[in-house]
RNA sequence: ACAGCCUUUGGCGAUGGGGUUCGCCAUAACCGCAUGCAUAACUGCUGCUGAUAACUCCUACGAACCU
Numbered sequence: 001a002c003a004g005c006c007u008u009u010g011g012c013g014a015u016g017g018g019g020u021u022c023g024c025c026a027u028a029a030c031c032g033c034a035u036g037c038a039u040a041a042c043u044g045c046u047g048c049u050g051a052u053a054a055c056u057c058c059u060a061c062g063a064a065c066c067u
Base pairs, nucleotide, nucleotide: 009026010025011024012023013022016058017057018056019055020054021053032048033047034046036045037044038043
C1' cells in the first nucleotide's frame, strides 16, 4: 500500500415526516418503468405507476359518497 475480518458510528433503499422490521454501503450504497417514435450507439421525444425496501400512522395529492 492492497485485500479480508471485527467493533463503533454514520449513510442509503425513484416525491415529505414518525415508529417497527429487513437489506445494502463505508466514498460507496442510491439515482422507477416502457406497448411507441427517432438514433449506428449514447441518448432524446412521448407515455405510465408510486408519497412504503416492507408494514403502519400523519401530511400533501387524487377518486367516490354523505352532511
The RNA shown here (Fluoride riboswitch aptamer (crcB RNA motif)) has 67 nucleotides and comes from an Acidobacteriota bacterium. Its Rfam family is "Fluoride riboswitch aptamer (crcB RNA motif)". Rfam links the family to the GO terms response to fluoride and positive regulation of gene expression. Taxonomically the source falls in Acidobacteriota (Bacteria, Pseudomonadati). Its mean pLDDT, the model's own confidence on a scale to 100, is 76.